The RNA shown here (transfer RNA) has 73 nucleotides and comes from an uncultured Bacteroidales bacterium.
[in-house]
C1' cells in the first nucleotide's frame, strides 16, 4: 500500500425488503422460604465506533475517517 469481516446495554450478540432499538447473562428490587440456593415478576443500563449525505423517516442505503482481526504484494 490494496482488498475482506467486524464495531448495537456492562459482557456474549440478535436486528438481512428503511417503519416504535430487542434477547441471554449481570445488577437492583420484590413475591416464595425459618434462612440460602432455585424458581417466579418488575426495575435500571443505548449519542448504534466517529462525522457528514440521502430519505418523510436510517443500526440498515451512500461517502469520508478511526479501531481490531485476517488474506495479498
Nucleotide at each position: 500500500g490494496c482488498g475482506a469481516u467486524a464495531g448495537u446495554a456492562g459482557c456474549u450478540c440478535a436486528g438481512u425488503u428503511g417503519g416504535u432499538a430487542g434477547a441471554g447473562c449481570u445488577u437492583u428490587g420484590g413475591c416464595u422460604u425459618c434462612c440460602c440456593a432455585a424458581g417466579c415478576c418488575a426495575a435500571a443500563g443505548g449519542u448504534c465506533g466517529c462525522g457528514g449525505g440521502u430519505u418523510c423517516g436510517a443500526g440498515c442505503c451512500c461517502c469520508g475517517u478511526c479501531u481490531a482481526u485476517c488474506g495479498c504484494u
The sequence was found in a public genome assembly. Rfam family: tRNA. From the family's description: Transfer RNA (tRNA) molecules are approximately 80 nucleotides in length.